[in-house]
RNA sequence: AUCCUUGUAGCGCAAUGGAUAGCGCGUUGGACUUAUAAUCCAAAGGUCGUGGGUAUGAAUUCUACCUAGGAUG
Repeated sequence: AUCCUUGUAGCGCAAUGGAUAGCGCGUUGGACUUAUAAUCCAAAGGUCGUGGGUAUGAAUUCUACCUAGGAUG
C1' cells in the first nucleotide's frame, strides 16, 4: 500500500429492514437467614464507533473515516 474481519450496557455476546434494542455475568435495593453464602423478586445502566446517504421505517443497507485484529507483498 491493497484486501478481509470486528466495533451494541461495567465485561462477554445476541438481535430476517417492522422497535419499547435484549441474554448471561456483574452492580444496586428488597425478601429469605441468628449472620454470610446460595436462592427468589425488582431496579439502574445503551448518543448500537463517528459523519453522511438510501428507505415509509436503519443496530441491520450503501459510503467515507476512526478503532482493534488478520492476509498478501
Notes: A computed fold for a 73-nucleotide RNA from Trichonephila inaurata madagascariensis, annotated as transfer RNA. Rfam family: tRNA. The family's RNA type in Rfam is transfer RNA.